[in-house]
RNA sequence: UGCAUAACACAUGCAGUCGACGAGAAUCAAUGGCUUGCCAUUUGAGGAAAGUGGCAAACGGGUGAGUAACACGUAAGCAAUCUGCCCUUGAGAGAGGAAUAGCCUCGCGAAAGCGUGAUUAAUACCUCAUAACACUCUGGGACAAAAGUCCUCAGAGUCAAAGCCUUCGGGCGCUUAAGGAUGAGCUUGCGGCCUAUUAGCUAGUUGGUAGGGUAAGGGCCUACCAAGGCUGAGAUGGGUAGCCGGCCUGAGAGGGUGUACGGUCACACUGGAACUGCGACACGGUCCAGACUCCUACGGGAGGCAGCAGUGGGGAAUUUUGCGCAAUGGGCGAAAGCCUGACGCAGCGACGCCGCGUGGAGGAUGAAGGCCUUCGGGUUGUAAACUCCUGUCAGAAGAGAAGAAUCCCCGAUUUAUCGGGUUGACGGUAUCUUCAGAGGAAGCCCCGGCCAACUACGUGCCAGCAGCCGCGGUAAAACGUAGGGGGCAAACGUUGCUCGGAAUUACUGGGCUUAAAGGGUACGCAGGUGGUUAAGCAAGUCGAUAAUGAAAUCCCGAGGCUCAACUUCGGAAUGGUUGUCGAAACUGUUUAACUUGAGGAUAGUUUAGGAGAACGGAAUUCCCGGUGGAGCGGUGAAAUGCGUAGAUAUCGGGAGGAGCACCAGAGGCGAAGGCGGUUCUCUGAACUAUUCCUGACACUGAGGUACGAAAGCUAGGGGAGCGAACGGGAUUAGAUACCCCGGUAGUCCUAGCUGUAAACGAUGGGCACUAGAUGUUUCUGCGUUUAGCGGGAGUAUCGUAGUUAACGCGUUAAGUGCCCCGCCUUGGGGAUUACGGUCGCAAGGCUAAAACUCAAAGGAAUUGACGGGGGCCCGCACAAGCGGUGGAGCAUGUGGUUUAAUUCGACGCAACGCGAAGAACCUUACCUGGGCUUGAACUGCUGGUAUUAGCUUCCUUAAAGGGAAGUGAGCCUGCUUGCAGGAAACCAGUAGAGGUGCUGCAUGGCUGUCGUCAGCUCGUGUCGUGAGAUGUUGGGUUAAGUCCCGCAACGAGCGCAACCCCUGUUCUUAGUUGCCAGCGAGUCAUGUCGGGUACUCUAAGGAGACUGCCUCGGGUAACGAGGAGGAAGGUGGGGAUGAUGUCAAGUCAGCAUGGCCUUUAUGUCCAGGGCGACACACGUGCUACAAUGGACGGUACAGAGGGCUGCCAAACCGCAAGGUGGAGCUAAUCUCUAAAGCCGUUCUCAGUUCGGAUCGCUGGCUGCAAUUCGCCAGCGUGAAGUUGGAAUCGCUAGUAAUCGCGGAUCAGCCUUGCCGCGGUGAAUACGUUCUCGGGCCUUGUACACACCGCCCGUCACAUCACGAAAGUCGGUUAUGCCCAAAGUCG
Repeated sequence: UGCAUAACACAUGCAGUCGACGAGAAUCAAUGGCUUGCCAUUUGAGGAAAGUGGCAAACGGGUGAGUAACACGUAAGCAAUCUGCCCUUGAGAGAGGAAUAGCCUCGCGAAAGCGUGAUUAAUACCUCAUAACACUCUGGGACAAAAGUCCUCAGAGUCAAAGCCUUCGGGCGCUUAAGGAUGAGCUUGCGGCCUAUUAGCUAGUUGGUAGGGUAAGGGCCUACCAAGGCUGAGAUGGGUAGCCGGCCUGAGAGGGUGUACGGUCACACUGGAACUGCGACACGGUCCAGACUCCUACGGGAGGCAGCAGUGGGGAAUUUUGCGCAAUGGGCGAAAGCCUGACGCAGCGACGCCGCGUGGAGGAUGAAGGCCUUCGGGUUGUAAACUCCUGUCAGAAGAGAAGAAUCCCCGAUUUAUCGGGUUGACGGUAUCUUCAGAGGAAGCCCCGGCCAACUACGUGCCAGCAGCCGCGGUAAAACGUAGGGGGCAAACGUUGCUCGGAAUUACUGGGCUUAAAGGGUACGCAGGUGGUUAAGCAAGUCGAUAAUGAAAUCCCGAGGCUCAACUUCGGAAUGGUUGUCGAAACUGUUUAACUUGAGGAUAGUUUAGGAGAACGGAAUUCCCGGUGGAGCGGUGAAAUGCGUAGAUAUCGGGAGGAGCACCAGAGGCGAAGGCGGUUCUCUGAACUAUUCCUGACACUGAGGUACGAAAGCUAGGGGAGCGAACGGGAUUAGAUACCCCGGUAGUCCUAGCUGUAAACGAUGGGCACUAGAUGUUUCUGCGUUUAGCGGGAGUAUCGUAGUUAACGCGUUAAGUGCCCCGCCUUGGGGAUUACGGUCGCAAGGCUAAAACUCAAAGGAAUUGACGGGGGCCCGCACAAGCGGUGGAGCAUGUGGUUUAAUUCGACGCAACGCGAAGAACCUUACCUGGGCUUGAACUGCUGGUAUUAGCUUCCUUAAAGGGAAGUGAGCCUGCUUGCAGGAAACCAGUAGAGGUGCUGCAUGGCUGUCGUCAGCUCGUGUCGUGAGAUGUUGGGUUAAGUCCCGCAACGAGCGCAACCCCUGUUCUUAGUUGCCAGCGAGUCAUGUCGGGUACUCUAAGGAGACUGCCUCGGGUAACGAGGAGGAAGGUGGGGAUGAUGUCAAGUCAGCAUGGCCUUUAUGUCCAGGGCGACACACGUGCUACAAUGGACGGUACAGAGGGCUGCCAAACCGCAAGGUGGAGCUAAUCUCUAAAGCCGUUCUCAGUUCGGAUCGCUGGCUGCAAUUCGCCAGCGUGAAGUUGGAAUCGCUAGUAAUCGCGGAUCAGCCUUGCCGCGGUGAAUACGUUCUCGGGCCUUGUACACACCGCCCGUCACAUCACGAAAGUCGGUUAUGCCCAAAGUCG
């Protein structure tokens, strides 16, 4: 300290006193009677229960329902009042009378209770007397403005009482009057909630007169009279709420709150009413009505815990049916005393605050255990154990209070008082002493950031966490657990509420161009604000003083509980309100003045300012007539449409409506909307010049009023053109559009309505101040009258200071100040909304929420990216060409399908003749089947085995494997030849191996791609609040961020280029295996031989090319164009070389590697199968479709490579593949080696002498093996295909095209692939509009996963919220009517 909710309902218990009065029970004593333990009478003591009477019961205690009010707070007033008990003072208390309760009797009733009769007392009641300073009336006086007050003034009238006790002294009471104190009543100023989607309220209403009523003023009540009263400074209505001292918070100003304690109000089951009384309209009184509960004999009765306990109920939630009147206080009493759930105590609750303990010191083997680990250790941690101590609290025993002093009693006494005695619920409690013993006593939250504190495991967008941001999808410091750590501690967290931070309602202390926010504009009532001078007043203001501001609380200083919390005393403080005295600067007010604000006058100027009337010409359309004769019109292209019934075109005439070319201008005017031919009439405004007049007349402006584009509405006209809707034609996937042909409202006029716009400068109005420059409109001064220099008023651009979040603004402010108005903010959406109100003919306008929902919405600027934006530039990018692909057959890869398996990966470019530079077994990762289990390969440890390893043979078997037999070498050390140990081998065990199992989204490395594109950055400086910018942009130029020039930049780095390799010319050196000019020899012939090293060539090193030279252009630049010379000319050609980065690009199946998974299997061995399937689809190729060709015959010329498990010559055999053979060659020596071409013959345009697929037969080669599944040859067969739709690819010169050759892999080969080599050898490029890709600058952006972005609406389904809905039900308030209890007054 403890029902914040149900002012919900309550069982039970707990609640007066006094002898003034009548009566006097029980009991005791005396007396008497006797039956000797009882009875009776009388007397005395005694005093219960009930009654009469007095006082109290109106205090104390509870609750906060009602109340927005004089209820409360504060300050005043009552001359408009009352006040029992108490205090002070004065006066008095005389004489009588009639009743009544109780008790008794009788009666009724279940009860509660009621009634009849008889009798009785009083401090109960009544009459008379006495009485004024009381009250009423009349008169007088004093004061006062008046109401009125006062006076021991005068007169008249009216009204009182009670006794009891006594020690006889008196005490307590009673009546009356005055005063005091206390308490109460009434009135007033000021103060404190929300709502205008409540704007009007009020008939006793406002006032007056008279009366009544009250303690008292008053419409408080009544009658009559008047028509008032309140309200935008918020009436009335609605909602909510007791108010305050205080309490919480805050730096303060404020904000929230009213529990406990204290003051006050209201209430007492709900509503109404009075009685008694000093005091009530009365919590534990009365009457009536109602609801509810209880009793009943059914006729009637009783009750009111929001007193203390307690019960049920409600609720998240709030205690004992305790002790005592010992203390404090209250009632009664003379007192003793009685009563007191007030109060004092105890009990329950960690509910709050405070204090204390759960031990202290030492103690390293840094124990064990736990956890982590890089396996070394670290940490828990001096923590524990252990040693030595201490003894609070709890426990046991003993002692044991203060709170107590009165009243009262006894004694004394100077009658003031003093001494002694008595009285304790708490309580055997607090406290003290002794004893024993570290013994009985620590938890809760947190550890991603905010915010102090980190690791492991588990989990795997699950489970969960979360105050906000957010965490969790297999390495989670964020979930769960553990270890460790941090914080607080008998508590700690959570939830709820309040203030703070929040300058986020801003008085202190905010804003409004673009973030939310300036009213569409003006006029103007109220209001707010207001120029200069002087004087007066003193409302504001300031000073002094006085009163008040209860106590408690807060603050300060002391004191008391061991300390503290707590408490006692003293002080200070108390914003505020009021009175008195004073000051007069400022505001206000009054008076008197002033001229600079404002307005007027005079003279001019400007003007698409407004209203009305009249007039004008050009053009369109239509009508009439003429000419004329086929189209016109329209579009990107067309069509609908018009036209031989004569259009368009052209000429003439006429009608009608609307708008006014040029002038015309960032020009002018107007408050805004807005205003444009000319003239006239009426009218407005601004400015300039003069400085004549008035004398603050001003500014702003809630409501209000007026004006207010377009569209729209009503009525009546008008209607040329244009033209929503609508019709038709096109476009399109569609096209309710854009384009075209028509066309109604409307556009125009008159009279009304509407009242809104991106009504915008997104910038309210007024005044003042604060650098300038330039243009323009208009007025004016000077002037040499064209010039020029000034002064105003507008308008526009740039810009200083300053300002701004930035953009920007900048004397026309968004700068610096003052005044007034409007508006914003409680984030975005919902919502330009709903409901209500109001305006409107309607459409609709104005005002204006909530539920619900999201975590953002928004502003300005930055960097990127993007654009069917712009500018510049490049690339076989297009274009110009040549040849292909897409159609056929086949090869090969992929998808799909199939399958026991068809292993896996790669998927736009940048997957698809890719990994694979060689799948029959092997490879091989897949499937089926058979085996092995420390294993096929590796390392360590322990133990063991002995003809160990190896080799051979046999059995089984498909092999692997299993089993058996035989044979059988030998290492190192000690030391000595036998052992011992080790190594090797095997067996068992163990640690571990193995895995092409998963994750390329955990990774390294490598690679692709943009892209060989010209870019990407840094340091310092400068600019910007910052992100960032500058440099890197600009003018030129280049293949190039290449170079030059300029520049708040100056430099630098990675890229570009160059340096490197090949190739093109040449020189020097060297000269075999190459070469052969000259000389010689030889051959049918050949560098064949001698010889030579000149040439070719080989392979080392040099030279050469640098815009170096000339001309022109350009800026005396960079550079470009042309030319000379040169083998080559402007990076000569080709290669290697790939910046910062992008794509979570590709690869865990090359390799490496984290984590996970597996361990008689996902490891490993073996056989067979599969990777080669086949309705189909796609990619890449080969071969063709033929005559620029095919076939046959003859004949010529390369380069670069390969070769000992090899290349293989000559010769021979075979039709051929091939075979036999073996010379030569480890290679400029030998060997593998050209084809197209050229020269001839033939074919003659056809499915062919094209084409070669497919199939059959026969062979060859490789290999253990050729069936699935190899290549080649010969003979035969002879498919599709006659140049390929839409679409699409490559290539710019030794290129495309075409022709063959070689190599890697490799036993062989599915190679038509890939990588190289040479032969023959073109065409075209006007150019940059378009396609694709890229670079730089700029612009827009609501994109940033960056356009493959973002994002809108309908529809469908489900759910939620709000509104409406025919109606229906309830609550509340008001008014009227019907009925009406008790009660007061009459």